[in-house]
RNA sequence: ACCCUCGUAGUUCAAUGGAUAGAACAGUCGCCUCCUAAGCGACCGAUUCCGGUUCGAGUCCGGACGGGGGUA
Numbered sequence: 001a002c003c004c005u006c007g008u009a010g011u012u013c014a015a016u017g018g019a020u021a022g023a024a025c026a027g028u029c030g031c032c033u034c035c036u037a038a039g040c041g042a043c044c045g046a047u048u049c050c051g052g053u054u055c056g057a058g059u060c061c062g063g064a065c066g067g068g069g070g071u072a
Stems, first nucleotide, its partner, number of pairs: 001071007010025004018055001027043005048064005
């Protein structure tokens, strides 16, 4: 330099182009308990960025940035 692949919550993962982006763990609050742990309930929290296509984009297309891999 070129090619491939990935980028979603604090973490690990879901989500035929279509309902308010879902779950587990973590965090906060409450219940329970003499206290803690466990258990139960609630809450908080995310689509890397800029454009394009589409009635509708996390998903498709282009570019940028970042991670991983490959060729020279």
Transfer RNA from a Candidatus Sulfomarinibacteraceae bacterium, 72 nucleotides, folded computationally. Rfam family: tRNA. Its family is annotated with triplet codon-amino acid adaptor activity in the Gene Ontology. It is annotated as a transfer RNA. The sequence is in RNAcentral, with records from ENA. The prediction has a mean pLDDT of 80.